The RNA shown here (THF (Tetrahydrofolate) riboswitch aptamer) has 94 nucleotides and comes from uncultured Dysosmobacter sp. The organism belongs to Dysosmobacter, within Bacteria. Of the family's consensus pairs, 81% are formed in the model.
RNA sequence: CAGAGUAGGGACAGCGCGUCAAGUGCCGGCGGAUGGGAAGUUGCCGCCGGACGAAGGGGCCCACGGCCCCGCGUUGCUGCUCCCGCGUCCGCUG
Repeated sequence: CAGAGUAGGGACAGCGCGUCAAGUGCCGGCGGAUGGGAAGUUGCCGCCGGACGAAGGGGCCCACGGCCCCGCGUUGCUGCUCCCGCGUCCGCUG
């Protein structure tokens, strides 16, 4: 001098959840993790409170409840791939 390496996001696929409304998203508060290490933002996650809020339909059994199929949800997890910032100090590679 140069490089590598997070958190995270999108698509696809699989397995689910809800559709009798949880989840997701929004606001506020608290906390946590975050290139290999330390502190630290930004994004991320968890908890609590608040506001708002939905797309269901068909078939079978006939036991009134259950099962199956097709949808829906800015839905959960995993795999793969693509995208993608970490600024400081120390460390790693050339």